Description: The RNA shown here (transfer RNA) has 75 nucleotides and comes from a bacterium. Model confidence (mean pLDDT): 85 of 100. Rfam family: tRNA. Gene Ontology term of the family: triplet codon-amino acid adaptor activity. Rfam classes the family as a transfer RNA.
RNA sequence: AGGCGCAUAGCUCAGGGGGAGAGCGCUACCUUGACACGGUAGAAGUCGGCAGUUCAAAUCUGCCUGUGCCUACCA
Numbered sequence: 001a002g003g004c005g006c007a008u009a010g011c012u013c014a015g016g017g018g019g020a021g022a023g024c025g026c027u028a029c030c031u032u033g034a035c036a037c038g039g040u041a042g043a044a045g046u047c048g049g050c051a052g053u054u055c056a057a058a059u060c061u062g063c064c065u066g067u068g069c070c071u072a073c074c075a
Stems, first nucleotide, its partner, number of pairs: 001071007010024004018055001026042005048064005
């Protein structure tokens, strides 16, 4: 330098045009002498950024940023 992936809740991830979700974690309550386990309820999101397409974009397209792998170059 080129190619192919990945970026969504605190963590690990699903979801690929119309309602943003799961597990774990966190908070409150119930339960216990107390803790753990269990139960109920809840909080937590610029869906990496900017633009484009569309009635409508986390989802499609372009560019950029970060990151992983591969190829090439390497004085």